[in-house]
RNA sequence: GAACGCUAACGGCAGGCUUAACACAUGCAAGUCGAACGAGAACCUGGACUUCGGUCCAGGGGAGAGUGGCGCACGGGUGAGUAACGCGUGGGGAUUACCCAGCAGUACGGGAUAACAUCGGGAAAGCGGUGCUAAUACCGCAUACGCCCUUCGGGGGAAAGAUUAUCGCUGUUGGAUGAACCCGCGUAAGAUUAGAUAGUUGGUGGGGUAAUGGCCUACCAAGUCGACGAUCUUUAGCUGUUCUGAGAGGAAGAUCAGCCACACUGGAACUGAGACACGGUCCAGACUCCUACGGGAGGCAGCAGUGGGGAAUAUUGGACAAUGGGCGCAAGCCUGAUCCAGCCAUGCCGCGUGAGUGAUGAAGGCCCUAGGGUUGUAAAGCUCUUUCAUCGGUGAAGAUAAUGACGGUAACCGAAGAAGAAGCCCCGGCUAACUCCGUGCCAGCAGCCGCGGUAAUACGGAGGGGGCUAGCGUUGUUCGGAAUUACUGGGCGUAAAGAGUACGUAGGCGGCUUAUCAAGUUGGAUGUGAAAGCCCGGGGCUCAACCCCGGAACUGCAUUCAAAACUGGUAAACUAGAGACCGAGAGAGGUGAGUGGAAUUCCCAGUGUAGAGGUGAAAUUCGUAGAUAUUGGGAAGAACACCAGUGGCGAAGGCGGCUCACUGGCUCGGUACUGACGCUGAGGUGCGAAAGCGUGGGGAGCAAACAGGAUUAGAUACCCUGGUAGUCCACGCCGUAAACGAUGAGUGCUAGCUGUUGGAAGGCAUGCCUUUCAGUGGCGCAGCUAACGCAUUAAGCACUCCGCCUGGGGAGUACGGCCGCAAGGUUAAAACUCAAAGGAAUUGACGGGGGCCCGCACAAGCGGUGGAGCAUGUGGUUUAAUUUGACGCAACGCGCAGAACCUUACCAGCCCUUGACAUGGGGAUCGCGGACAUUGGAGACGAUGUCCUUCCGUCUGGCUGGAUCCCGCACAGGUGCUGCAUGGCUGUCGUCAGCUCGUGUCGUGAGAUGUUGGGUUAAGUCCCGCAACGAGCGCAACCCUCGCCUUCAGUUGCCAUCGGUUAGGCCGGGCACUCUGGAGGAACCGCCGGUGAUAAGCCGGAGGAAGGUGGGGAUGACGUCAAGUCCUCAUGGCCCUUAUGGGCUGGGCUACACACGUGCUACAAUGGCGGUGACAGCGGGAAGCAAUAUCGCGAGAUUGAGCAAAUCCCGAAAAACCGUCUCAGUUCGGAUUGUACUCUGCAACUCGAGUGCAUGAAGGUGGAAUCGCUAGUAAUCGCGGAUCAGCAUGCCGCGGUGAAUACGUUCCCGGGCCUUGUACACACCGCUACAGGGCGAUUCGCGCCGUAAUCUCACAAGCACCCGGGAGUGACAGCUUUUUUUUUUU
Repeated sequence: GAACGCUAACGGCAGGCUUAACACAUGCAAGUCGAACGAGAACCUGGACUUCGGUCCAGGGGAGAGUGGCGCACGGGUGAGUAACGCGUGGGGAUUACCCAGCAGUACGGGAUAACAUCGGGAAAGCGGUGCUAAUACCGCAUACGCCCUUCGGGGGAAAGAUUAUCGCUGUUGGAUGAACCCGCGUAAGAUUAGAUAGUUGGUGGGGUAAUGGCCUACCAAGUCGACGAUCUUUAGCUGUUCUGAGAGGAAGAUCAGCCACACUGGAACUGAGACACGGUCCAGACUCCUACGGGAGGCAGCAGUGGGGAAUAUUGGACAAUGGGCGCAAGCCUGAUCCAGCCAUGCCGCGUGAGUGAUGAAGGCCCUAGGGUUGUAAAGCUCUUUCAUCGGUGAAGAUAAUGACGGUAACCGAAGAAGAAGCCCCGGCUAACUCCGUGCCAGCAGCCGCGGUAAUACGGAGGGGGCUAGCGUUGUUCGGAAUUACUGGGCGUAAAGAGUACGUAGGCGGCUUAUCAAGUUGGAUGUGAAAGCCCGGGGCUCAACCCCGGAACUGCAUUCAAAACUGGUAAACUAGAGACCGAGAGAGGUGAGUGGAAUUCCCAGUGUAGAGGUGAAAUUCGUAGAUAUUGGGAAGAACACCAGUGGCGAAGGCGGCUCACUGGCUCGGUACUGACGCUGAGGUGCGAAAGCGUGGGGAGCAAACAGGAUUAGAUACCCUGGUAGUCCACGCCGUAAACGAUGAGUGCUAGCUGUUGGAAGGCAUGCCUUUCAGUGGCGCAGCUAACGCAUUAAGCACUCCGCCUGGGGAGUACGGCCGCAAGGUUAAAACUCAAAGGAAUUGACGGGGGCCCGCACAAGCGGUGGAGCAUGUGGUUUAAUUUGACGCAACGCGCAGAACCUUACCAGCCCUUGACAUGGGGAUCGCGGACAUUGGAGACGAUGUCCUUCCGUCUGGCUGGAUCCCGCACAGGUGCUGCAUGGCUGUCGUCAGCUCGUGUCGUGAGAUGUUGGGUUAAGUCCCGCAACGAGCGCAACCCUCGCCUUCAGUUGCCAUCGGUUAGGCCGGGCACUCUGGAGGAACCGCCGGUGAUAAGCCGGAGGAAGGUGGGGAUGACGUCAAGUCCUCAUGGCCCUUAUGGGCUGGGCUACACACGUGCUACAAUGGCGGUGACAGCGGGAAGCAAUAUCGCGAGAUUGAGCAAAUCCCGAAAAACCGUCUCAGUUCGGAUUGUACUCUGCAACUCGAGUGCAUGAAGGUGGAAUCGCUAGUAAUCGCGGAUCAGCAUGCCGCGGUGAAUACGUUCCCGGGCCUUGUACACACCGCUACAGGGCGAUUCGCGCCGUAAUCUCACAAGCACCCGGGAGUGACAGCUUUUUUUUUUU
């Protein structure tokens, strides 16, 4: 250097195998010189011969090959190797062909050899023999100023000619260029790599090289490198530079340029000035090809190209015209170097796809509140232009004489025509840009957060919009943001992080004064820091990209000259750090030895008798074989009450009876000593609780494991009874702890107050005060901190050194190393996985946390429910349907204030389709309608006849309004779904006392304060205090009603006084009283006493009809429960439209094994029955209440006075009182059933209520559990009303009679305030560890079978080694001889 998806007008300039240094078909990429040399083909000319095929000679010609020279070591490619003097930078001393300059020379000879000819072997590649020949090929000799060697006497060394313009050759000196070697510094990671090295390190002699050198060799010495990281392992070509970044840095090393390395893999040399040589040689190996099987050939990491690999990277092109290279005197030849062209949007840059005008804001699309909006001046239309592209013409520069591949290219001129030229991504936030439809946790999206479960701006489509634009998105990579490895520039009390602690090595850092040096440091100068690139200024392509010129820069390195403050070195001095000496002092500091009493257990004995022990309660256990208890005696081991104290000592761990011995450290006071001796401390070393391990003791108590008893659903626990290791001692290991102040060590500085421990000094009032040093605590300022908090004992301000941290889990784990007897310790990862884990604080909620307080919450009482029968509602079941909603409190006598039809929404059947109802259009009729009768049908709905009637305004018709019918379309209709789309209404916490705001203040902030605190209240009610001051919604009050009084009014109410009377307030009369209903009064802790704080208030009393909110009602804060209701109503969306709409008949909602809730009636004597007969209040009444009278046993019936009501009616109250029954399933209880009736109603079968007679069930006060009620209340008794044709044990009201109890707040439930803990915030119905079980998936282990490379072992071969042979060396060994002694033999 990108790749992929969609799309694509043009041009310029660049770039283009990052992977397989994988394998390569084919062509080309290094030749040239006849002015070094010999020979010389084809062909041409002339001549001769000829068998007419041709041959020979002379001249020209010069191919191809050969000898020779130069080149081939450059140019081009690649990055495998290399962690290295390879590269970068700066230095050092020796060498070099062609080239340049200087000096000198170029003389005399010689022998070969290829080519060629011929012969032979071979398939080929190629080879060999014989013979001929030339040179600038080769050799000898001569000379050599200068050259080289030298023992300074001397010695050694050269040449080549060709041709007349010149080109060459040889020696030597110097230069230029290029290369080689050496050195300083710099240049990856890993210590889970700590020791490496025998030519290794050095020396001497020699060899070798162009040249130094262990480069090589012989000998000698034993060195050399390494925690400043050697060795080993892994990775990597290095640099100029490139990308990024404010910089410091981080990442990279494509293109261009410099250096290095490599050329199929490994090794080696030859030639040469230069190579250990990409297109040379030799050997070995792998692979490919040819072969006659004997043997040969080859190397694209040159340019194209092929296969392969891969997400991926181009033409088997043109030319030597330019630039450059090789050869040549030159002409010239060669050149896939190079210059060009081709392909690719791969990148950068430029340009275009038109411009102006154009509103009826066209059509279409989309949205819509249906009005409109938007697309949108956009289009069309009109008027223009022609860049680019197209066509035609002219036609360069690049060339300093000739020569142009590019190329008829760039550029210029002309022509036609808006004509040929726009896409991609996005639109929830980050992040610019919004709506509709579809889908319905599906399909899908997604960088992070997250979106999608029926109203998705997040999915898909569309319209619209935003961004960029011949590109746009995605993926990948690098840097940034990231102060998130912190040099610039971070941290370690609680977030990750101080080693358990001390001593101490290396290292790092270090008091004061003087002198000196100049390493660090600072300044100047010089050299270098290649070019290109970056930056600045100019210039050239129409601009730009691009290119050219100049400058600056390259922060570096080296040399040199200065300076001397600081650091450092050296020398000398000092005393403030540190140490030392002297005198005192405190202490559970350490080690060893000894010793004491209390207690526990055990043993012996005495007394003594039935229990003891233990617990929440028990049991296991001990005890009549004498326990427990008690007394006396004895034994053993362990630990040391009181003193005892945020007291003391110690580095930490830790240390506690008393005495002695030894011993460490500390503090205070004094001094005339030493003179920086100090601090820290990687490695290292010592110490190091408890538990554990080894050996040997000891073992009273306690007590893991274990056993038993309990508890429990279980209880491998908590509790109890026993009990072994262990705990104790000696010696040796282990080396860890929440080893904590979760706070490393040292030094200096920075407000105080108050305790306490140990010393010292001073003062006096002699037991106190002041000062000071060293410890140890509490509070607190500045400062610090995320906050909490720390604060002279720092977590403040600074310095020095060490240790440690870098998201959570995996994991302090695996592997490796080290240590350990073991247990284990120490050092210490990765794969994989999550989007968090964590700290501190805040507000809530919660707690089998705490404090205070309240409520019929408990307690104290009264009466019930739960048991029976029935009523009613619900569940369940059943059914064609048993319509539906409501489900803890807060569903269940609830919606339903009343289902026989209707209601009715459900079921079956029969009908209707603009419809039962509304609006709009057209047509018809003027009405319409009503009544009666007949008839079909279950009815809805039809058919027929008779009769009545003949609309309003204007008014002549007619028109208008209105009504009915018909037609067709819009539409009607839906008790269909969604209460989790909603409004409204309601329930509940709860009539609980709370819920908030403004300003101020505090806090980084969430938030706090106010609202907390002390009292008090029914109350956030009031008072006081207070960084708060005020305010709002709630509380209270204002409203209604009951209770007392006054006043006004006096009919339908009342009757004290007067009169009348049929004796009834009936009448006259009156309004005093009762009452009615208007207006007022009255109660406020107002008064007195006590208490409290002189307050708020509380307690008691007086007065009063009423006393401390007098009783009751209405009134329900912010909010909670996705609480309830789409079936009251309203309403979004969805759904049905001859049906999910409408009508009708019949049925159902009333079913019935069962379960639950709410009630009624009872079980009886506080009662039943019979009799007597007194006293209410709230209410209702015209399709009504109904008196009275008569009939019926009765429900009722007939009649119908009165009353639209303080007048008449319902209407009689009932419990009460008297008598009787006498404890029974009864004279209790009334279910059930039979029968006969009554009433309502179109109609009582399913399915109403009531009455008479008969029947006479269960039930003898109700288990666990549970409900209501605090005074005119509970309990008990009846009465009225709504609904309603009829139907009430329900509901809503009314009055009559009329109790008991409350010590108190421990407990249950609910609530309020303060406080505390929290890992909860869907908020404890939360969250969550472990074990077991289930399901699913995966992995591992084991068994069996089989197996190549590989590994291990054995054997063989080769090599090494050994044996063997030879040489050398030694003070040894050995041998020989002599002497002495001993032994043996003869």